About this RNA: Model confidence (mean pLDDT): 81 of 100. A computed fold for a 74-nucleotide RNA from an uncultured Bacilli bacterium, annotated as transfer RNA. Its Rfam family is "tRNA". Rfam classes the family as a transfer RNA. Its family is annotated with triplet codon-amino acid adaptor activity in the Gene Ontology. It was read from a public genome assembly.
[in-house]
RNA sequence: GCGCUAGUAGCUCAGCUGGAUAGAGUAUCAGACUACGAAUCUGAGGGUCGCGGGUUCGAAUCCUGCCUAGCGCG
Repeated sequence: GCGCUAGUAGCUCAGCUGGAUAGAGUAUCAGACUACGAAUCUGAGGGUCGCGGGUUCGAAUCCUGCCUAGCGCG
């Protein structure tokens, strides 16, 4: 330099074929429970969907440029 894959919550990830209010687990916080904790249960907060541009009535999703990481080729 070229090709492929990936980038979504603090972390690990789902989200297909464009349309639901963007979700799960875990972590954090609060409450219940408990003599106090742990565990368990309930709830809450937490997101520029890597960045920019385009297509579209509508984009995490399609197209495009770039960035970062991994793998391969030279």